[in-house]
Molecule: c-di-GMP-I riboswitch aptamer
Organism: Candidatus Acetothermia bacterium
RNA sequence: GUCCGAAAAAGGCAAACUACGGGAAAUCGUGGGACGCAAAACCGUAGGCCUACAGCAGCACUGGAGAAUCGCUGCCAGGGUAGCUAGGUUGCCGGG
Numbered sequence: 001g002u003c004c005g006a007a008a009a010a011g012g013c014a015a016a017c018u019a020c021g022g023g024a025a026a027u028c029g030u031g032g033g034a035c036g037c038a039a040a041a042c043c044g045u046a047g048g049c050c051u052a053c054a055g056c057a058g059c060a061c062u063g064g065a066g067a068a069u070c071g072c073u074g075c076c077a078g079g080g081u082a083g084c085u086a087g088g089u090u091g092c093c094g095g096g
Base pairs, nucleotide, nucleotide: 002096003095004094005093012037013036017032018031019030020029021028022027035083041089042088043087045086046085047084048081049080050079055075056074057073058072059071
């Protein structure tokens, strides 16, 4: 340097749930808490998945010359997910 591994040693992270806070939501942050994780360290590059404020289209109601507001449905990422997969970067221990 590279491949494999987590038996040992030193450690690390922290699911669900919960309190407070941010957000339209998905979900995120901090504290508690441990389901688990050999990269469950970092990076939204590709794909998947989640959400739909705003936007677009349609429907319906009121109105009525017309329009607008409110409600519903569909589409949609510019939002999210790194503990979905792939990929990139960095790293402890041991063995080949």